[in-house]
RNA sequence: CACUUAUCCAGAGAGAUGGAGGGACUGGCCCUUUGAAACCUCGGCAACAGGCUGUACGGUACUGUGCCAAUUCCAGGAAGCCAAAGGCUUUGAAGAUAAGAA
Numbered sequence: 001c002a003c004u005u006a007u008c009c010a011g012a013g014a015g016a017u018g019g020a021g022g023g024a025c026u027g028g029c030c031c032u033u034u035g036a037a038a039c040c041u042c043g044g045c046a047a048c049a050g051g052c053u054g055u056a057c058g059g060u061a062c063u064g065u066g067c068c069a070a071u072u073c074c075a076g077g078a079a080g081c082c083a084a085a086g087g088c089u090u091u092g093a094a095g096a097u098a099a100g101a102a
């Protein structure tokens, strides 16, 4: 890198360095010099895997990741419903995270 399975409408900050980008991609829309990305310090969220505890299928942040603007920010293929602009639902594709196997 590719494969398999599960989940993705909840949750969670501040300081320092830095100096213009960022929100995966495309189209929108948004965040940002009232300071982006990245990096450092402290803090927090979370039960994915392991551990501990317990069988009220709960608790616990101890370990390993992960995460801390907006539903995965919205849409991007297909099907269906509503009289329509348009809206809603389902299921894919793509993406992210974890675990496994290789």
Base pairs, nucleotide, nucleotide: 003100004099005098006097007096008095013042014041015040017038021031022030023029025076026075027074028073043068044067045066048064049063050062051060052059053058072094077091078090079089080088081087082086
Source information: SAM riboswitch aptamer (S box leader) from Lacicoccus alkaliphilus DSM 16010, 102 nucleotides, folded computationally. RNAcentral records the identical sequence in 2 taxa. RNAcentral holds the sequence, with entries from Rfam and Ribocentre. The prediction has a mean pLDDT of 84.